[in-house]
C1' cells in the first nucleotide's frame, strides 16, 4: 500500500513493494578479475595417490654402471679376464624420531560440550636457560642360514650375529620416600679434526659438534574443577541405592564414589528435577533505525566421530581416520581348511536428489615430518581445468544524418508512431583475433674466499661480508607495442490496481490468467498474438528459504465494558511489592584504574592491483566478564525509635446477613355434611374433561402441603451465589463518635483450600400447587410445537454428591489524586424562626455533568480520568471448548486442552437507506357511506393456448390483453407454398447505346419474354450540356435479419406524490449531520414562530389555455329592442348594432374588509359585499431519481450476420383457424319498460378526388336528380333521452335479439375464404348473475344522443361535444398506496432479502477400532568374546641374587570380577497399517421443512435435564 462495507471509523488477519542465499528451474549468453561449488544417503565404493625419514645408531649390502690402482695374456690403441680400494645405491631387517600434526565430516552430544571469567591437586617429547654427570660389565635377538607346515595370508623348529635394542653393578649436586636415623633410583654412543705423549699399531688421548642420563626453571601443549550464560514440550511431577555424605584401603600424572568395605540417610526438584523430541558450540553471517529475529556453508577457535559396538596396548601425548584385539553387518579371495577390507583424505564411480566440478600440474613459493646436511616425503599447500553460482569491472561502437525513406502497427483517413532509429557520410579500435616484445613472485642453499668466535690449533664448526654457480608448476600468463576492420558480441520480464509502462486483432465463463483484490458469458488496456511502451541488463524471470515491513508476542513497543481477552466469589502459602526518623553496612546502583574480551570480519583512515570487487598497514570498536579503589542519594541487610497505614478495647444505633426452634392468617386443592339444579369448564372459535350416581355455585366443619399479598422503595444486608409473615435463641460483618492501647503487624496472591443459582444424582421422608416426559383435544399441508384438558419425575425437608450459568456492572483486588449540582438510606454534630426546617460531616446507594479518556457508543470521585502494586487472561474466522491423554465424579459430565484441513475474511461501533405480521402523525374514491357496473348469458374485440405450410412481429402484475393497429378482402404484409431476377425495386460514380414516351399482338396466373407502331424534344458560345431510358464492369446497393442487456431519441410508472439538492458556516476522526428536525398551519418543504445556521436552486404555487361576471372596441355571413315595409310563415327587406353571439383588449378575487380562535404569528372558523371566496371549475405543465421498464418493427445508430440471398418482383394463401381459458366492451334479461303516433330544445365538428339540398322512385338499404357551398352564408343534419297520447300487463312475453334460410343495396379490379347495410322469415341463451372485483364526491356518477380522425368500403373501439342529472361521506379502527418523524435489523441485488439443520451424492483431512508390524526404552533372569584387574595347585623361562637346593621376577594356562553384542519374560512409549465406524470441512441450481435476523410472526439468549 491492497483487501471485510452501499459508504465510514476501529479491531483484525491475509497479501505485496525491500534486502539476502553454498541455491535450483526456464529463456538467453561476449570478455576479464576475485571468490564459491553434495545443504540429500555419517549410503556403498573399482583404481591411483594422500607418512615417511635417518647408513652421522646397527648387522650388513645382491645385481649393475662408471672411476682409480696393481697384475696376467694379446696389443701399444682399444678390448677381455682376475683381485683390491673408496664413495654411492635397490630391496629386506634391528634401532631412533614421526604416524596423537596436517586433511575430512557433523552422526552423536542439551553436556562443564561450547562461550566467558576464574581456580588448584597435575603432566609436558622436540625447544630455551641452568646445574651435575656420561664409569665399568653382562646376556640375548631379528635379519641371515637350514628344515618344516599352508592354496594363500602367514606360521613353526633349530643354528649364527650387531647396536644409541635389553639388563645388572658403581656413583648421586639436585630428585623421591622417611619412623628424620636413613633408604631408593641414571646414562650410549656417533661424526669431523688433530700437535705433542703412549700403543697390542686397530687405537688410546685431546678437542669441536651432535647425542645420552639425572634434575631445576621457563615456554608450549594437555588433563582436572568452579561461577554465569547457552533451545522446545508440564497432554513429562516427582527422580535417585554408588544414590548424598563420612572413615579406611585401592587407583590415577593429578582432586574426587573414580573404585571398594563399613557407617549415616541423605541428595535433586515448580528459580522446572526426571522423561520425551530437536540440535555440534563459538568468533561470526543475513536482516533490522535499533532492540531483536533467523542462521552457524566457505575462513578461524573448541569439541566429537572415523563401517557399527566394546576394549586395551605402545607412547611425552591416543583408548589412535590411512595401528592392534574381539563381536556384528556388508563386500572380496579361497584348494572350503581359512583369510583380506574400511575414501566423513585428494581425484573418481554407482546410488539418492531439484542440485554441486578434474581419476590435472608442481613441490617454484608458504608450512610440516625425518636428517649434521645435501636431500627425500608432503592430494597440506600453490596453481591450472569445469560451472554466469555470486560480487566487481569492461564491451557490443562514436558523431552527423528528414525525403521524417521503405516495411510494420494504429487511424477520426487528415495523419500519427516505430524514428535520427535505419540507410548514407565522416571517424574510433577498448575487448576478442594475429604477430612481436616482456617485469615481479628468488630468498636461500651449495662452492670459493676475507674477518671474528671456539680451540693447544693456522683443523672442523658457527657468525658476518665479498665473489661464483644455479633453482618457476602457473606460463602460449600480467603489462606493453604493431596490424586489419564496425568488423565477432543483447537478452529477459512486465504493461487492470497495488506498480513504472496502451492500443489493435483473435477467443467468447471456452481456452486460459492469477502474489492479493480478481479477469474471461461478442466491443477483454487482466486470456493468446502483434505493434508500441516500461524496467533491469550478460543477464532476466520463476520457485524455495530467512529477516523486514508486522507496534501481528509489544524490553524498547500492544491490549482485556461492547471487537479475542477479568478466574463465579472469598480465605490464604510461596513469590512480588511495601509508611516516617536516625544510624550502620556497601549486596544492588554510580565513578576511576587494571586484566581480559584470539586472529579474521564490521566501521574509520592510509597503501597496493589502471578503477572496483579483492588484498594489505594502523586505529577504533568488541556495548561483556573479573579484580581492585572510591561515592552513599535511592533500593536491600542490620540496629534503635515513631504513629498518619493496619489492628484491639470501651459506648451506640440500622439491617429480608446466616443457623436452629416454635407459631399465624389469607388462598389453592382434597374430604364430610347441608342448600340447590343443569349445566360447568375452557378457547380466537372449539373439543377432550367434569356433571342428574347431583357437578359448577354457596354454607359449615375438617385434612394436608407449599408460599408469605399490603408494608415495598434505582430501600436494606451479604464476598459472591443470594436473602422477605411473626417469635425465641445462637452467631458473622459493616457503620458512627470520642478516647486509650499495639507499633508496619500491610497489599496482592501461582499452586492450595472453602463457599457457590437452577437443573441433575444417591438414601430416606413428604407431596397442596405448578409441572419436563407422557396421554387426549384442537390448530395445521403436516404440528412429535405454540393453545386447551389431564398428568409422572421434579418442585419441599434431612444427609451426601455435582461445581456449572448471559455466575453480568459482560468492568479483578488494593491505595492515592482530580470541577460541580440534585435525590435517597444509616449514623454523628450544629443553627435558629423548633419545622413536612436549614447547615456541616461520615459510610453506603442513585441521576446529570466539567476536564480528561474512548473506534464510537459511552465512562465521568461507585471512572472506562491521572498514577502505583500484584494476580488472571488475549493474539484472524471455522475446525473446537472438540479429539487424544491426565485429574475429579456414582453417573450425567466437569476441568486441563491440541492438530490436520479450510476460508480471505470473521468481528465492534456508528452512518445513510430499505424493510417490519414495530410505534406516532397525516393524505388519497384507500376503506367506510352511497350510485352504477364487471364476474353468469349472447355477440364484438384483444390475449393465452392449441392448430397450421403460414396462422408475421412486438407488448406480459399494477404500468401487456378495443395495446403498436386513427380502421387486415388485393395492396398494406413483415408470414407460408410456388414461379422469376442477380450491380439488383432504390442512391452515387464510370463506359457504351438510345430522346423521353407510346400503340398493338402472342405466350404465361402474373412478374416477365418476344414481336410491333408512333415519336425525334429542351438549352447552347455549336465544342457540348441537363434530364430520362436500355445494356455492361466493379466499387457498392439492399435487409421489418440479431442484440432495447452496446445506444440516441421518444414513452410508461411511482406521481401532480411533496419532495430532491447545493453554496458558505457549524458539529463529527469519518461516513455523514445540521439546514430539510421541533411547535402550529397548509392541497403543498404552503406559510409563521422557534432554532447553528444563513441563503439559494430544481419541484409546489403563480405566469399560459379554456370556462364563469362585467366593461370597452368592431359588425358580416351573426343579432333584431325600438322605427318602417312585406309574407301563409321565416331578419325576408330598409335600417340599426341596444341585446345575444363572435373575437381583440381590459376589469375583477387579494383572506382585501368585519368578528372570533390562535403565540400580538402563520392560519383557521363565521360573516358582509360580490357573477365568482379562500388554488372558483377544467386543461397543458411531471423535480432528483427508480424499474438494465418499453421500443433496433416509427426514426437514427455501434457491433455482428446474409450477398444468384435473410435482398428484389409476381400471383395465390395466411394474419379472420377453434375442444378451451382470461381481459375489455356492446346488447339484454324488461313496466322508471317495449311498440306506435305526435311534438320540443343543443354543442362541437367536417366538406371540392368533397358535403350533397329540394323534388321523384323503392317497404328499406338505396337510386335518380342536380340547386347551393372553398363555408358564422350551402350541405352533412331529423339530435336523443324528454314531453303529450295510445297500446302491451309480468309471460321466456308485443322483453331479448343471437343464429339460420331467402331476397337485395352500396363500395371496390375483385366481397368464396373474408366487408357493411336493407327487407321478409327464423326467434337461441338470458328472469339481475358464486367466490371475487371495478369506477365515481357535482354539472360528477348514471343515462341520452351528436360529431370527427383513420377510411374506396368497413366501429359495439378511440377522441371530442352537448342534453337530462342524482345519492352519500359518521369517520380514519381496518384493506391498498403514499409522505414525515421515530424504533429494531444478522437486509444493501436492500423481505421476491438474509439464513439454519437433517437427509441424498462426490471429494478431502482427522478421531475410534478386533488386531497387526517396526522403532525406542525400563525391569528381572540367562549367557558372556576380547581386554584389564585380582587369584593361582601344577607347568615353563637368558640376564640379577644364591648357601647352587633354590629364590626373586616373568611367561603361558586355569579360575574369578567387570562387561559389548546376544537370548528369554514382562511392562512403558512414539509411529505405520486395518474390516468397520464417528463426527468435521468443501462442492453443484438436489430433498424436507423454516429455527434465527423486524415484536421474524410463541422476544431472543445462557446453564442443565427429558424426548
Nucleotide at each position: 500500500a491492497g483487501u471485510u462495507u452501499g459508504a465510514u471509523c476501529c479491531u483484525g488477519g491475509c497479501u505485496c513493494a525491500g534486502a539476502u542465499u553454498g541455491a535450483a528451474c526456464g529463456c538467453u549468453g561476449g570478455c576479464g578479475g576475485c571468490a564459491u561449488g553434495c545443504c540429500u544417503a555419517a549410503c556403498a565404493c573399482a583404481u591411483g595417490c594422500a607418512a615417511g625419514u635417518c647408513g652421522a645408531a646397527c648387522g650388513g649390502u645382491a645385481a649393475c654402471a662408471g672411476g682409480c690402482c696393481g697384475c696376467u695374456g694379446g696389443g701399444g690403441c682399444u678390448c677381455c679376464u682376475u683381485g683390491g680400494c673408496a664413495a654411492g645405491u635397490a630391496g629386506g631387517g634391528u634401532g631412533g624420531c614421526g604416524g596423537a600434526c596436517g586433511g575430512g565430516u557433523g552422526a552423536g552430544u542439551a553436556a562443564c560440550g561450547c562461550g566467558u571469567a576464574g581456580g588448584a591437586a597435575u603432566c609436558u617429547g622436540c625447544c630455551c636457560a641452568g646445574u651435575a654427570g656420561u664409569g665399568g660389565g653382562g646376556g640375548a635377538u631379528a635379519a641371515c642360514c637350514a628344515g618344516g607346515g599352508g592354496a594363500a595370508a602367514c606360521c613353526c623348529u633349530g643354528g649364527c650375529u650387531a647396536a644409541u635394542a635389553c639388563c645388572g653393578c658403581a656413583u648421586a649436586c639436585a630428585c623421591u620416600c622417611u619412623a628424620c636415623g636413613g633408604a631408593g633410583a641414571a646414562a650410549a654412543g656417533c661424526a669431523g679434526g688433530g700437535g705433542a705423549u703412549c700403543u697390542u699399531a686397530g687405537g688410546a688421548c685431546c678437542u669441536u659438534g651432535c647425542g645420552c642420563u639425572a634434575u631445576u626453571a621457563g615456554a608450549u601443549a594437555a588433563g582436572c574443577c568452579u561461577g554465569c550464560g547457552u533451545g522446545g514440550g508440564a497432554u513429562u511431577a516427582g527422580c535417585u541405592a554408588g544414590u548424598u555424605g563420612g572413615u579406611g584401603a585401592g587407583g590415577u600424572a593429578a582432586g574426587g564414589g573414580c573404585c571398594u568395605a563399613c557407617c549415616a540417610a541423605g541428595g535433586c526438584g515448580a528459580c522446572g528435577a526426571u522423561c520425551c523430541g530437536u540440535a555440534g558450540c563459538u568468533g561470526g553471517u543475513c536482516u533490522g533505525a535499533g532492540a531483536g529475529g533467523a542462521c552457524g556453508a566457505u575462513c578461524a577457535g573448541c569439541c566429537a566421530c572415523a563401517c557399527u559396538g566394546g576394549g586395551a596396548c605402545u607412547g611425552a601425548g591416543a583408548c589412535a581416520c590411512g595401528g592392534c584385539c574381539c563381536a556384528g553387518a556388508c563386500u572380496c579371495c579361497u584348494a572350503c581348511g581359512g583369510g583380506a577390507g574400511g575414501c566423513a583424505g585428494c581425484a573418481g564411480u554407482g546410488g539418492g536428489g531439484a542440485a554441486u566440478a578434474u581419476u590435472g600440474g608442481a613441490c617454484a613459493a608458504u608450512g610440516g615430518g625425518c636428517g649434521c646436511a645435501a636431500g627425500c616425503c608432503u592430494g597440506a599447500u600453490c596453481c591450472a581445468g569445469c560451472a554466469a553460482u555470486g560480487c566487481c569491472g569492461c564491451g557490443u561502437g562514436u558523431g552527423u544524418g528528414a525525403a521524417g525513406a521503405a516495411g510494420g502497427c494504429c487511424u477520426g483517413c487528415g495523419g500519427g508512431u516505430u524514428g535520427u532509429a535505419a540507410a548514407g557520410c565522416a571517424c574510433u579500435u577498448u575487448c576478442a583475433g594475429u604477430a612481436g616484445a616482456g617485469a615481479a613472485g628468488a630468498a636461500a642453499a651449495g662452492c670459493u674466499u676475507a674477518c671474528g668466535g671456539u680451540u693447544a690449533a693456522u683443523a672442523c664448526c658457527c657468525g658476518u661480508g665479498a665473489g661464483u654457480c644455479u633453482u618457476g608448476a602457473c606460463g602460449u600468463a600480467a603489462c606493453c607495442u604493431a596490424c586489419a576492420g564496425a568488423a565477432g558480441a543483447a537478452g529477459c520480464a512486465c504493461c487492470g490496481g497495488c506498480u513504472a509502462a496502451c492500443u489493435c486483432c483473435g477467443u467468447g465463463c471456452c481456452a486460459g490468467c492469477a502474489g492479493c483484490c480478481g479477469c474471461g458469458g461478442u466491443a477483454a488496456u487482466a486470456c493468446g498474438g502483434a505493434g508500441g511502451g516500461u524496467g533491469c541488463a550478460a543477464g532476466c524471470g520463476u520457485u524455495a528459504a530467512u529477516c523486514g515491513g508486522a507496534a501481528u508476542u509489544a524490553c524498547u513497543g500492544g491490549g482485556c465494558g461492547u471487537a479475542a481477552a477479568g478466574c463465579g466469589c472469598g480465605c490464604g502459602u510461596a513469590g512480588g511489592c511495601g509508611g516516617c526518623u536516625a544510624u550502620u553496612u556497601a549486596a544492588g546502583u554510580c565513578g576511576g584504574a587494571u586484566g581480559u574480551g584470539a586472529a579474521a570480519g564490521c566501521c574509520c583512515u592510509g597503501g597496493g592491483c589502471u578503477c572496483a570487487a579483492c588484498c594489505u598497514g594502523g586505529g577504533a570498536a568488541c556495548u561483556g566478564c573479573a579484580u581492585u579503589c572510591g561515592a552513599u542519594a535511592c533500593u536491600g541487610g542490620g540496629u534503635a525509635g515513631c504513629u498518619a497505614g493496619a489492628g484491639u478495647a470501651c459506648g451506640g444505633g440500622a439491617g429480608a446477613g446466616g443457623g436452629c426452634u416454635g407459631u399465624g392468617g389469607a388462598a389453592u386443592u382434597c374430604c364430610a355434611c347441608g342448600u340447590g339444579u343443569a349445566g360447568c369448564g375452557g378457547u380466537g372459535a372449539a373439543a377432550u374433561g367434569c356433571g342428574u350416581a347431583g357437578a359448577u355455585a354457596u354454607g359449615u366443619g375438617g385434612a394436608g402441603g407449599a408460599a408469605c399479598a399490603u408494608c415495598a422503595g434505582u430501600g436494606g444486608c451479604g464476598a459472591a451465589g443470594g436473602c422477605g409473615g411473626c417469635u425465641a435463641u445462637c452467631u458473622g460483618g459493616a457503620c458512627c463518635a470520642a478516647u486509650a492501647c499495639u507499633g508496619a503487624c500491610g497489599c496482592u496472591g501461582a499452586g492450595g483450600u472453602g463457599c457457590g443459582a437452577a437443573a441433575g444424582c444417591g438414601u430416606g421422608g413428604g407431596g397442596a400447587u405448578c409441572a419436563a416426559a407422557c396421554a387426549g383435544g384442537a390448530u395445521u399441508a403436516g404440528a412429535u410445537a405454540c393453545c386447551c384438558u389431564g398428568g409422572u419425575a421434579g418442585u419441599c425437608c434431612a444427609c451426601g454428591c455435582c461445581g456449572u450459568a448471559a455466575a453480568c456492572g459482560a468492568u479483578g483486588u488494593c491505595a492515592a489524586c482530580u470541577a460541580g449540582c440534585c435525590g435517597u438510606u444509616g449514623g454523628a454534630g450544629g443553627a435558629c424562626u423548633u419545622g413536612a426546617u436549614c447547615c456541616u460531616u461520615u459510610a453506603g446507594u442513585g441521576g446529570c455533568g466539567c476536564a480528561g479518556c474512548u473506534a464510537a457508543c459511552g465512562c465521568g470521585a461507585u471512572a472506562a480520568g491521572u498514577u502505583g502494586a500484584c494476580c488472571g487472561c488475549c493474539u484472524g474466522g471455522g475446525g473446537a471448548g472438540u479429539a487424544c491423554g491426565g485429574u475429579c465424579g456414582c453417573a450425567a459430565g466437569a476441568u486441563u486442552a491440541a492438530a490436520a484441513c479450510u476460508c480471505a475474511a470473521a468481528u465492534g461501533a456508528a452512518u445513510u437507506g430499505a424493510c417490519g405480521g414495530g410505534g406516532g402523525c397525516c393524505c388519497g374514491c384507500a376503506c367506510a357511506a352511497g350510485c352504477g357496473g364487471u364476474g353468469g348469458a349472447g355477440c364484438a374485440u384483444g390475449u393465452g393456448g392449441u392448430u397450421u405450410a403460414a396462422u408475421u412481429c412486438g407488448a406480459u402484475g399494477c404500468a401487456a390483453c378495443g395495446c403498436g393497429a386513427a380502421g387486415c378482402a388485393c395492396c398494406u404484409u413483415a408470414c407460408c407454398a410456388g414461379g422469376u431476377c442477380u450491380u439488383g425495386a432504390c442512391a452515387u460514380c464510370c463506359c457504351g447505346a438510345g430522346a423521353a414516351u407510346u400503340u398493338u399482338c402472342u405466350a404465361g396466373a402474373g412478374a416477365u419474354a418476344g414481336a410491333u407502331u408512333a415519336g425525334u424534344g429542351c438549352c447552347u458560345u455549336c465544342g457540348g450540356g441537363a434530364g430520362c431510358u436500355c445494356g455492361g464492369u466493379g466499387a457498392c446497393a439492399g435487409g421489418u435479419g440479431c442484440u432495447g442487456c452496446a445506444u440516441g431519441g421518444c414513452u410508461g410508472u411511482c406521481g401532480u406524490c411533496a419532495g430532491c439538492u447545493c453554496g458558505u458556516g457549524u458539529c463529527g476522526u469519518g461516513a455523514g449531520a445540521u439546514g430539510u428536525u421541533g411547535g402550529g398551519u397548509u392541497a403543498a418543504g404552503u406559510c409563521c414562530c422557534g432554532u447553528a445556521a444563513c441563503g439559494a436552486g430544481c419541484g409546489c404555487a403563480a405566469c399560459c389555455c379554456u370556462u364563469g361576471u362585467c366593461c370597452u372596441u368592431a359588425c358580416u355571413u351573426g343579432c333584431c329592442a325600438g322605427c318602417a315595409c312585406g309574407u301563409a310563415a321565416u331578419g325576408g327587406u330598409g335600417g340599426g348594432c341596444a341585446c345575444u353571439c363572435u373575437a381583440g383588449g381590459g376589469a375583477g378575487a387579494c383572506u382585501g374588509c368585519c368578528g372570533g380562535u390562535g403565540u400580538u404569528a402563520a392560519a383557521c372558523c363565521g360573516g358582509a359585499g360580490g357573477a365568482a371566496g379562500g388554488u372558483g371549475g377544467g386543461g397543458a405543465c411531471g423535480a432528483c431519481g427508480u424499474c438494465a421498464a418499453g421500443u433496433c418493427a416509427u426514426c437514427a445508430u455501434g457491433g455482428c450476420c446474409c450477398u444468384u440471398a435473410u435482398g428484389c418482383c409476381c400471383a395465390g394463401g395466411g394474419c379472420u383457424a377453434c375442444a378451451c381459458a382470461c381481459g375489455u366492451g356492446c346488447u339484454a334479461c324488461a313496466a322508471u319498460g317495449g311498440u306506435c303516433g305526435g311534438u320540443a330544445c343543443a354543442a362541437a365538428g367536417g366538406g371540392u378526388u368533397g358535403c350533397c339540398a329540394a323534388g321523384c322512385c323503392g317497404c328499406a338499404a338505396g337510386g335518380u336528380g342536380g340547386a347551393g357551398c372553398u363555408a358564422a352564408u350551402c350541405c352533412c343534419a331529423u339530435a336523443a333521452a324528454g314531453c303529450c297520447g295510445a297500446u302491451c300487463u309480468c309471460a321466456g312475453u308485443u322483453c331479448g335479439g343471437a343464429u339460420u334460410g331467402g331476397a337485395g343495396u352500396c363500395u371496390g379490379c375483385a366481397a368464396c375464404u373474408c366487408g357493411a347495410c336493407u327487407c321478409c322469415a327464423u326467434g337461441a341463451a338470458g328472469u339481475u348473475g358464486g367466490a371475487a372485483u371495478c369506477g365515481c364526491u357535482a354539472g360528477u356518477a348514471a343515462u341520452c344522443g351528436u360529431a370527427g380522425a383513420u377510411c374506396a368500403g368497413c366501429a359495439u373501439g378511440c377522441u371530442a361535444c352537448g342534453g337530462u342529472g342524482a345519492a352519500u361521506a359518521c369517520g380514519u379502527u381496518c384493506c391498498c398506496g403514499g409522505g414525515c418523524c421515530u424504533u429494531g435489523u444478522a437486509c444493501a441485488c436492500a423481505c421476491c432479502g438474509c439464513c439454519c439443520g437433517u437427509c441424498a451424492c462426490a471429494c478431502c483431512a482427522c478421531g475410534g477400532g478386533a488386531g497387526u508390524c517396526u522403532g525406542u526404552u525400563g525391569u528381572a533372569c540367562c549367557g558372556g568374546a576380547a581386554a584389564a584387574c585380582g587369584g593361582u595347585g601344577g607347568g615353563c623361562u637368558a640376564a640379577c641374587c644364591u648357601u647352587c637346593g633354590g629364590g626373586g621376577a616373568g611367561c603361558a594356562g586355569c579360575c574369578g570380577u567387570u562387561u559389548a553384542u546376544g537370548g528369554u519374560a514382562u511392562g512403558a512409549u512414539c509411529g505405520g497399517u486395518a474390516a468397520c465406524u464417528g463426527g468435521g470441512g468443501u462442492g453443484a441450481a438436489g430433498u424436507c421443512g423454516u429455527a434465527a435476523c423486524a415484536a421474524g410472526g410463541u422476544a431472543c439468549c445462557c446453564a442443565a435435564c427429558c424426548c
The RNA shown here (small-subunit ribosomal RNA) has 1507 nucleotides and comes from an uncultured prokaryote. Its Rfam family is "Bacterial small subunit ribosomal RNA".